[in-house]
RNA sequence: UUAUUGCACGGCGAUGGGGUUCGCCAGAAAUCCUGUGAAAACAGUAAUGACUCCUACCAACUA
Numbered sequence: 001u002u003a004u005u006g007c008a009c010g011g012c013g014a015u016g017g018g019g020u021u022c023g024c025c026a027g028a029a030a031u032c033c034u035g036u037g038a039a040a041a042c043a044g045u046a047a048u049g050a051c052u053c054c055u056a057c058c059a060a061c062u063a
Stems, first nucleotide, its partner, number of pairs: 010025004016054006033044004
């Protein structure tokens, strides 16, 4: 100096925040939903990667 590996920290996992946990990425990358359509565009599900709490939104019922 270069390459690889491990650990820590950090980042990411289609819409917010907290906790726990899993996976992925690591000096650029992990990541950036579904359907129709040549494209433009239109329509649709979901606040989770998973569990849980809060907030927002939607539906039903009661006071």

This is a predicted structure of a 63-nucleotide RNA (Fluoride riboswitch aptamer (crcB RNA motif)) from Pectinatus haikarae.
The sequence was found by an Rfam model in a public genome assembly.
Rfam family: Fluoride riboswitch aptamer (crcB RNA motif). Its family is annotated with positive regulation of gene expression and response to fluoride in the Gene Ontology. A reference for the family is Baker et al. (2012), "Widespread genetic switches and toxicity resistance proteins for fluoride", Science.
The prediction has a mean pLDDT of 78.